[in-house]
FMN riboswitch aptamer (RFN element) from Sagittula marina, 139 nucleotides, folded computationally. It was read from a public genome assembly, where an Rfam model found it. Lineage of the source: Bacteria > Alphaproteobacteria > Rhodobacterales > Roseobacteraceae > Sagittula. Its mean pLDDT, the model's own confidence on a scale to 100, is 75.
RNA sequence: GGCUGUUCUCAGGGCGGGGUGAAAUUCCCCACCGGCGGUGAUAGCCCGCGAGCGCUUCGAUCCACACAGGAUCGGGGGUCAAGCAGAUCCGGUGGAACUCCGGGGCCGACGGUUAAAGUCCGGAUGGAAGAGACGCGAC
Numbered sequence: 001g002g003c004u005g006u007u008c009u010c011a012g013g014g015c016g017g018g019g020u021g022a023a024a025u026u027c028c029c030c031a032c033c034g035g036c037g038g039u040g041a042u043a044g045c046c047c048g049c050g051a052g053c054g055c056u057u058c059g060a061u062c063c064a065c066a067c068a069g070g071a072u073c074g075g076g077g078g079u080c081a082a083g084c085a086g087a088u089c090c091g092g093u094g095g096a097a098c099u100c101c102g103g104g105g106c107c108g109a110c111g112g113u114u115a116a117a118g119u120c121c122g123g124a125u126g127g128a129a130g131a132g133a134c135g136c137g138a139c
Base pairs, nucleotide, nucleotide: 002139007133008132009131010130016030017029018028019027031119032118033108034107035049036048037047038046044106045105052084053083054080055078056077057076058074059073060072061071062070063069088104089103090102091101092100110122111121112120
């Protein structure tokens, strides 16, 4: 120094003002926010990954019970070749930028709610892409 194993730590931001209304941080006008890795150069919208939901699978309970099957709750796994599932253009600089600078635009899980939520509450004192640290062993 590289590699392998183990342990530990860390690992998401944002509704402020006004309007309508019985009621809205959920609608309307104005505002605000941007996980992780990669990349000829710094990325929400280029390529991937993660969380959530779905699907599948297992268990419990219930419905149906002729079978097929269905519902709710909970746990683990698959990572599902394109599941939901996302969104960027123009000009400038440059050797190089959909990443920088200028301008314009767009996107954002599920459940809840006196009214529809990227920003409130909840699962979550959770999980995790990954980042870092210490020590040991072998090479």